[in-house]
Molecule: SAM riboswitch aptamer (S box leader)
Organism: Anaerosphaera aminiphila
RNA sequence: ACCUUAUUGAGAGUGGUGGAGUGAAUGGGCACGAUGAAACCCGGCAACCUUUUAUGUGGUGCCAAAUCCCACAGAGAAAUCUGGAAGAUAAGGA
Numbered sequence: 001a002c003c004u005u006a007u008u009g010a011g012a013g014u015g016g017u018g019g020a021g022u023g024a025a026u027g028g029g030c031a032c033g034a035u036g037a038a039a040c041c042c043g044g045c046a047a048c049c050u051u052u053u054a055u056g057u058g059g060u061g062c063c064a065a066a067u068c069c070c071a072c073a074g075a076g077a078a079a080u081c082u083g084g085a086a087g088a089u090a091a092g093g094a
Base pairs, nucleotide, nucleotide: 002093003092004091005090006089007088008087013042015041016040017039021032022031023030026071027070028069029068043063044062045061047060048059049058051056067086072083073082074081075080
């Protein structure tokens, strides 16, 4: 890197270090950020797997906004709605 299945509108910080970016990628939009971004530590949340009589433990994951929204197809006068694709995570496979 690939395949299968499931989930993807819930939930989670007034902490420390850090010092300018961030929201997956491309395009468009919108938003977060010096009242401190990313990253790391601590803390927390919750789903899958593991394990336990149970609370819990362990392996991952996650902690602004629907996966921030749109992109493709269908319905509709429009607003909008439905589905798909892509992505993410878990478990399994090759």